Formats: sequence, structure tokens, C1' cells
RNA sequence: UUCUUAUCUAGAGAGGUGUAGGGACUGGCCCGAUGAAGCCUCGGCAGCGGACUCGUAUUAUGGAGUGCUGUGCCAAAUCCAGCAAGCAUUUUUGCUUGAAAGAUAAGAA
Repeated sequence: UUCUUAUCUAGAGAGGUGUAGGGACUGGCCCGAUGAAGCCUCGGCAGCGGACUCGUAUUAUGGAGUGCUGUGCCAAAUCCAGCAAGCAUUUUUGCUUGAAAGAUAAGAA
């Protein structure tokens, strides 16, 4: 990097440095000199894998827990929409479902 599977309306920020951007992309809408991104320190969250514990009770790709470990994460639902279908409608908007794209984990190449 690619493929497969699962999840994505929950949760969790301070200080220093830095100095103008950031929220993947496009449109919108937001955040930002009361200091963005990045980096460092400390802290926190608990999704997935591992480890351990508990209980169900016979069965397992199962449930609950511990932050110990590997990752991940700590504005807003993945911030909203984007493509398709359906319903409603003041006719350009609302709602629902599914997909696409993206993110994370695990496995494979």
C1' cells in the first nucleotide's frame, strides 16, 4: 500500500513550545491571535487485539470487569451533506433506509 471482517449518535485536556492555520476530500457550517496545526511534558478515555479476574453453566468468534500490555483516541454524530431508493412537502427542503468515501482495530497478501 492492497484485500477481508468488525465498529463508528458513548467516553476523555491541561501546561510548555510554536505562530496561522485546522475540522480527510468537495460544498456547507464551524473552530482559531481569549493563540490553529505540528512538537514536548503530564494527565485522561476505553473501542479493537493480548494478558488477567469474575460469573453464567456446557458452550463459545459468548457475557461482565481490571488500564497491566500493543494500538487508538480526548470540539461539534465520521460536525452535516455528497450516491441511490422510499415517504412527506409550501418545490426545495425535511425524514427514513441502504451504499460510497473516511477513521480505528484485527487478520491476510
Molecule: SAM riboswitch aptamer (S box leader)
Organism: Polycladospora coralii